[in-house]
This record gives sequence, C1' cells and structure tokens, in this order.
RNA sequence: GAUAGAGGUUGCGUGUUUUAAGAGUAUCUUUUUGGAUGUGUCAGGCACAGAAGAAGGAGAGGGAAAGGAAAACGCGCCGAAGGGGAAGCUCUCCCUGAAGGGUUUCUUUCUGGGCAUACAUUUAAGAGGUGUAUGACUGUCAUCUGGUUAGAUGGAGUGCUAUC
Repeated sequence: GAUAGAGGUUGCGUGUUUUAAGAGUAUCUUUUUGGAUGUGUCAGGCACAGAAGAAGGAGAGGGAAAGGAAAACGCGCCGAAGGGGAAGCUCUCCCUGAAGGGUUUCUUUCUGGGCAUACAUUUAAGAGGUGUAUGACUGUCAUCUGGUUAGAUGGAGUGCUAUC
C1' cells in the first nucleotide's frame, strides 16, 4: 500500500406495506350573535374579500393532510452515519427585503457504539430527532497488576484485527 473482517439481536442509513397518533384539529356549509375590519409566513408595497355584513363568540352538519412514530418484509453497509462550517439550486410569495424549510457538493471541523438522566431546540406531543453535559454498559488498542484470564488507568475510527 492492497484485500477481507469485527463491535450490536435496540449497530447505521434507506425503501415498501400496514397501523396508531396527528384529530373531530386545520378547513367547508349553514343558523345565530357581533358591527368594521380581515387575508396572502413577517415588514413595506400591491392585490383580494367585506354594511348584499369583516374579525371574533355560540350551535348544527360534513371533515382532511404533511412532517414525524411503531411493526413486518426488503436493500445498501461498519465514518456505517449524525452534527458544525462553506458554496450552489430550490420552496414558502404577486414584488422587495427578512426569516424559515428542502436538496446537492466540498471541508477530517466534532463524535468508537448504543442506552439512561438533565438542560436547550424541533414537533400536535410528556413520542421521536438534534446539540451539550453526566453516568454506568459495551467493543478496540496501550500501560500496569494478577495468572483457573480477571481488574485498574488512559487514548481514539485517518482507529483495531487478519492475510498478501
């Protein structure tokens, strides 16, 4: 240098199907009340609706979806992958600006892995995701002790093991 592997039965990511939740919510129609504003993410503009009755309240009748989650069956894998940063494209929108979302590429900039807890953020959510911190567990290597093969300390995946 090349090739092949291991960590876990809750390893990582992804697709399809089903299910629960979202939710009797958003929203639509109608009755009544109310009496001048309301809508297009926010601001400005512009446009539209409105005394032929706006916003809001109450009643009745219809009534979703997205992102996310669980299970099963597949696929790709072991920096699998997830964050941070930068750049491009695109959506929310009629225009400008802002804000937010999605996606692609680059960057070794951080993280060995999953779990639990706390805080922050996202979300309908006490679910899940993401970040930080702590804790034990687990895999790997180094050093030390021990020698019926276990314990202590420390490090990081550009690592570790095997073969050539």

Annotation:
Predicted 3D model of a 164-nucleotide RNA (Lysine riboswitch aptamer) from a pig gut metagenome. The coordinates come from a structure-prediction model, not an experiment, and the mean pLDDT is 80. The RNAcentral record of the sequence draws on MGnify.